[in-house]
RNA sequence: GCGGGUGUCGUAUAACGGUAUUACCACAGCUUUCCAAGCUGUUGACAGGGGUUCGACUCCCCUCACCCGCU
Numbered sequence: 001g002c003g004g005g006u007g008u009c010g011u012a013u014a015a016c017g018g019u020a021u022u023a024c025c026a027c028a029g030c031u032u033u034c035c036a037a038g039c040u041g042u043u044g045a046c047a048g049g050g051g052u053u054c055g056a057c058u059c060c061c062c063u064c065a066c067c068c069g070c071u
Stems, first nucleotide, its partner, number of pairs: 001070007010024003018054001026042005047063005
């Protein structure tokens, strides 16, 4: 230099153009004499920019980071 892949709450994950899922963690409440465990609820995310579309995590282009291969 060329080609391919990955990027989603603090962490790990799912998502077939139509409200972004689940688990752990965190925070409240219930329960318990207290703690732990258990139950219920809440907060929190689509790498960045642009385009297509009524509507984009999803399709297209560019950039960034990381990984793999070729030279």
This is a predicted structure of a 71-nucleotide RNA (transfer RNA) from Patescibacteria group bacterium UBA6816. The source organism's lineage runs through Bacteria and Bacteria candidate phyla. The coordinates come from a structure-prediction model, not an experiment, and the mean pLDDT is 80. Its Rfam family is "tRNA". The family's RNA type in Rfam is transfer RNA.